[in-house]
Molecule: small-subunit ribosomal RNA
Organism: uncultured bacterium
RNA sequence: ACGGGUGAGUAACGCGUGGGAAUCUACCUGGUAGUACGGAAUAGUUGCUGGAAACAGCAAGUAAUACCGUAUAACACCCUGAGGGGGAAAGAUAUAUUGCUAUCAGAGGAGCCCGCGUUAGAUUAGCUAGUUGGUAGGGUAAAUGCCUACCAAGGCGGUGAUCUAUAGCUGGUCUGAGAGGAUGAUCAGCCACACUGGAACUUAGACACGGUCCAGACUCCUACGGGAGGCAGCAGUGGGGAAUAUUGGACAAUGGGCGAAAGCCUGAUCCAGCUAUGCCGCGUGAGUGAAGAAGGCCUUAGGGUUGUAAAACUCUUUCGGCGGGGAAGAUAAUGACGGUACCCGCAUAAGAAGUCCCGGCUAACUCCGUGCCAGCAGCCGCGGUAAUACGGAGGGGGCAAGCGUUGUUCGGAAUUACUGGGCGUAAAGGGUGCGUAGGCGGUUUAAUAAGUUAGAUGUGAAAGACUUAAGCUCAACUUAAGGGUGUCGUCUAAAACUAUUAAACUUGAGUCUGAUAGAGGGCAAUGGAACUCCUAGUGUAGAGGUGGAAUUCGUAGAUAUUAGGAAGAACAUCGGUAGCGAAGGCGAUUGUCUGGGUCAGCACUGACGCUGAGGCACGAAAGCGUGGGGAGCAAACAGGAUUAGAUACCCUGGUAGUCCACGCCCUAAACGAUGAGUGCUAGAUAUGGGAUUGUAUUUUUCCGUGUCGUAGCUAACGCGUUAAGCACUCCGCCUGGGGACUACGAUCGCAAGAUUAAAACUCAAAGGAAUUGACGGGGACCCGCACAAGCGGUGGAGCAUGUGGUUUAAUUCGAUGCAACGCGAAAAACCUUACCACACCUUGACAUGGAGAUUAAACCUCCCUGAAGAGGGAGGCUCAGUUCGGCUGGGUCUCACACAGGUGUUGCAUGGCUGUCGUCAGCUCGUGUCGUGAGAUGUUGGGUUAAGUCCCGUAACGAGCGCAACCCUUAUUCUUAAUUGCCAGCAAGUAAAGUUGGGAACCUUAAGAAAACUGCCAGUGACAAACUGGAGGAAGGCGGGGACGACGUCAAGUCAUCACGGCCCUUAUGGUGUGGGCUACACACGUGCUACAAUGGCAGUUACAACAGGAAGCAAUGUCGCAAGGCGGAGCAAAUCCCUAAAGACUGUCUCAGUACGGAUUGUUUCCUGCAACUCGGAAGCAUGAAGCUGGAAUCGCUAGUAAUCGCAGAUCAGCACGCUGCGGUGAAUACGUUCUCGGGUCUUGUACACACUGCCCGUCAAGCCAUGGGAGUUAAUUUCACUCGAAGAUGGUGAGCUAACCUUUUAGGAGGCAGCUAUCUAAAGUGCAGUUAAUGACUGGGGUUAAGUCGUAACAAGGUAGCCGUAGGGGAA
Repeated sequence: ACGGGUGAGUAACGCGUGGGAAUCUACCUGGUAGUACGGAAUAGUUGCUGGAAACAGCAAGUAAUACCGUAUAACACCCUGAGGGGGAAAGAUAUAUUGCUAUCAGAGGAGCCCGCGUUAGAUUAGCUAGUUGGUAGGGUAAAUGCCUACCAAGGCGGUGAUCUAUAGCUGGUCUGAGAGGAUGAUCAGCCACACUGGAACUUAGACACGGUCCAGACUCCUACGGGAGGCAGCAGUGGGGAAUAUUGGACAAUGGGCGAAAGCCUGAUCCAGCUAUGCCGCGUGAGUGAAGAAGGCCUUAGGGUUGUAAAACUCUUUCGGCGGGGAAGAUAAUGACGGUACCCGCAUAAGAAGUCCCGGCUAACUCCGUGCCAGCAGCCGCGGUAAUACGGAGGGGGCAAGCGUUGUUCGGAAUUACUGGGCGUAAAGGGUGCGUAGGCGGUUUAAUAAGUUAGAUGUGAAAGACUUAAGCUCAACUUAAGGGUGUCGUCUAAAACUAUUAAACUUGAGUCUGAUAGAGGGCAAUGGAACUCCUAGUGUAGAGGUGGAAUUCGUAGAUAUUAGGAAGAACAUCGGUAGCGAAGGCGAUUGUCUGGGUCAGCACUGACGCUGAGGCACGAAAGCGUGGGGAGCAAACAGGAUUAGAUACCCUGGUAGUCCACGCCCUAAACGAUGAGUGCUAGAUAUGGGAUUGUAUUUUUCCGUGUCGUAGCUAACGCGUUAAGCACUCCGCCUGGGGACUACGAUCGCAAGAUUAAAACUCAAAGGAAUUGACGGGGACCCGCACAAGCGGUGGAGCAUGUGGUUUAAUUCGAUGCAACGCGAAAAACCUUACCACACCUUGACAUGGAGAUUAAACCUCCCUGAAGAGGGAGGCUCAGUUCGGCUGGGUCUCACACAGGUGUUGCAUGGCUGUCGUCAGCUCGUGUCGUGAGAUGUUGGGUUAAGUCCCGUAACGAGCGCAACCCUUAUUCUUAAUUGCCAGCAAGUAAAGUUGGGAACCUUAAGAAAACUGCCAGUGACAAACUGGAGGAAGGCGGGGACGACGUCAAGUCAUCACGGCCCUUAUGGUGUGGGCUACACACGUGCUACAAUGGCAGUUACAACAGGAAGCAAUGUCGCAAGGCGGAGCAAAUCCCUAAAGACUGUCUCAGUACGGAUUGUUUCCUGCAACUCGGAAGCAUGAAGCUGGAAUCGCUAGUAAUCGCAGAUCAGCACGCUGCGGUGAAUACGUUCUCGGGUCUUGUACACACUGCCCGUCAAGCCAUGGGAGUUAAUUUCACUCGAAGAUGGUGAGCUAACCUUUUAGGAGGCAGCUAUCUAAAGUGCAGUUAAUGACUGGGGUUAAGUCGUAACAAGGUAGCCGUAGGGGAA
């Protein structure tokens, strides 16, 4: 050695559970037998001595239940050779007890042994010499290599030894439906440890937390000589840390130790203190209360909300406070807790609410601030000026003395799948076979009872969990009773199944007999065609090759052709989703050797079977070694091309290699991306090899090889008796992407390399199948002035105009591929005008509201100053109503404040409007059907159309927006009407003229109608739709033209038309004025005009329109001027008057030239408009007379009354038109056709695209950062082994020194003992060879990652050379 603490070590009989035999046990209980006679010391103490101390020494004397000797020793005990031998004790007292000795039992405790269970790693596969066993001896309380000697060579290991890493184990705890997973605080059982390591002593028990000795590290004391220490006990201190309490009270209770007892000790324990750390309970008030108060917040300005919430009134007093009483816990006494729990009374709503969240998941919304900033974030993701996501506020939601975050565990996760997953394409079937261990295994009978099942019994500690009760006011908590809990032990029973043993069977498997198909394999021989080469002949200038070329060959005779020869390799046709083989693979013919299969027969064996970790064998191509061979082909290499480059694709050459023999390598997209075996589950069809029936082209059946398909399966695609279906057996493999088919280690290899195979780090995806789109240097069909066929232009010149750029004080702003650029602008000298300079105004140029004044000011005209506005003065003019009051309305002025104002910003906050694809033929919906779904169908298909137009077919049937039609215009006719238009006939009339009467025929005008519908005929077509041709008709198949623009796309355009949210300015970013600018000019581009001339220019003569417009207007006739134009003015508010043609025609001239082309530019003189033509208008005359001789690459328009060409009118407008919008005149050419370019539509196909090819995306290089491999080494830790040294201790030996008890023959000796010495073992330490692990290391390798770097463009479409796999060589990189 209890109690108390801790978990370092330990992967172990340590723990758990169940057993076992060879043991011990103080105190306790029960038996049995004893308890006699003697002896010698010693501590405390005293004295002395040493020492700083710790402590030590010497001397003296003393007691015992301490020590020693003798006796005795049972029916007990131990030893034994079974005769015998051996061993003990202690007394004390209050005289009633308590002890002591031996021994047998019991109880509890302890030691030992065994079965089973108990973490990860195989990149740890071999370990072990006391190791395994035996004999003998020793040793222990006790079995045993526990120890020693000898003998044997064993023992453990793929059911994981050894090694490495980690870890106390359990009852339990947390989680979970469970199975499990994680865990081992508190409480309880066991183990281990006590500064680190070793050792024993004492003891019943320790190899001992608060004992000893030694070594080591550390701390302390010291007089330097020596000493002391061990909180992982309770408090407490320091340190470390995100973090964890009082140096408290008491032994009153429970329990422990000692004691006969009183009692003492007890930081065990019971209490108190600290901490919301957890669990539980309670409170912070309850009722009434609308003026829905104030304040806050929001607001559409009305209101809403906070909110019955507050206030106010009424009521209650838990907890807390104050005062009073006062326990149980204690059966007699003893109370730390504690004046505590509890009870009574008093006062007052009084003292008592926080925290997280409000984008979705997920309950809860607004405002302000901020502006990819600040920040948030569990995941998705918010934030770039309207943030429910940031921050604040108001409001709301959740939980509540707590709430939220962080960390950890389980769950959800069927995401390691035992319960309960998978492997064709998502990760995953081994390249293929043979076969060992193992796993699994046909039918019948018998036996056994290992598995299995049932019953009984033992155990499975208590606590916990569960159920039912009980006690604290309830609950948490505690207590009681019950049930349950194991791959556990023992006994009994059963015998179906599995197993074992024995016996048998034939269907699995195999053998046999007879047939049979085959590129199955090895070896040998033989054959013909072709290519190339050599020889010879003929023959002549090219051949060859390509997209096109060149390198190359050839006059030294090629290519071509004929004949002969040589050599090597491969075997056309047959040839076929035909055959054979395990796979790789196998193809001329013949011979030989040889493996396997199939069919038929049903003789034989009798489960002999299936699978198969390791193992063994085979294993395309490339590659390697040695030796041959080498015709063709052909990495590398060389040259020629291509190209921006071209280390390629193409071409000309060409070496390894390809071939053979032998030996290696051992990988492939080694694929059916589908392991092997067995059984079961519809068929149809084709084909190879047999059998059968049978001689017709059939039936049945077996074995193969394909296609389609039922059930079923599948995420879908698809599979489907050749399964990916339904089941069973065995093996292999998977567990997000990248890193990584990698590193390290190991094995194999001659090498190349192969096999096995991680981690750090990083991402939120990677992937499969299918869908809809988009796209393709994919396919099919179709359309379009898209090409082609034509005509005319642009691009060159000059000018006009717009833009860019530049310039500027300003050159205002916007529009920018098509779809900006003669655009907004249908008119910039001022104005416009937004820009600039300068000068001014500030409730304002404009609107509404208040107060005051005035009823005349305002307004008009003139004058002064001034650049003007502003400012000053003079004159003119004097509203309406009226209750007669500036009272009312209106006007004007002044003042103050709300506000006005903004062409400031955001078209990426918007409305509206517009452009574009595109007048392209499309875009959708309802119901139904199909699909898990996205979606599909309809809308696709066959025809046809300008058309998703129509017809037919059809799991679709219908419908809508588009198309077409309805509308306008134009072409024809009719009816009606007839002025200003018209005039045939009649009449009048003129120089002429519808001028007049008149007419209503014609033209025209403008209202209404008709007409065109594939209606008719013929052919084609499917008896359709429709197309082709024809007739008639003014017009014919949409007659011509216009308006009309589906769903949508482009964050297309516009905040400067207008409107509007937000933001911004407010003596200015608003307003007024003068002048300037928008008109600049090295240049570039767009759109036009005029030309370059003879199809023309010029001159003369001459003819014919239409649409329009006209009063601040159009203007005739006349007249002047060369002309622009002037003067003047009839007529006309218009079918009445006016404005009005040119090209054309005729005649003449010019004659190919920078001209009689062309007209720019410049000079000069005029005209017009207008306050005003300087910057900066237009026109005319005269003079001047530039470029330009038909336009490079490229590019535009147009298909018929079109292009081309000719002029006219209008809007805007004082003036200004080459622009724009219209109008008419003259008036062509061409279209074979759809190959190509561009755009579009439909179907289909591929896709790694979806911001949709202006897509996606790969690698090198350069830069930053991160982790990691190698690395000369360096450092540290750890382990085995060997050696050296060897403390304390134990054991053995010795023991000449020392020694009370006993003995003797007693100055002494002996027995026994001690010190000392010594041997063995041995801790720590040291040395050495190695192993393992970790850290670090110049340099170096690749990897990952990072808004806008470099080079290319490898992949995705036929990705522009189809891609990919293995291998080899080469290359900046792909």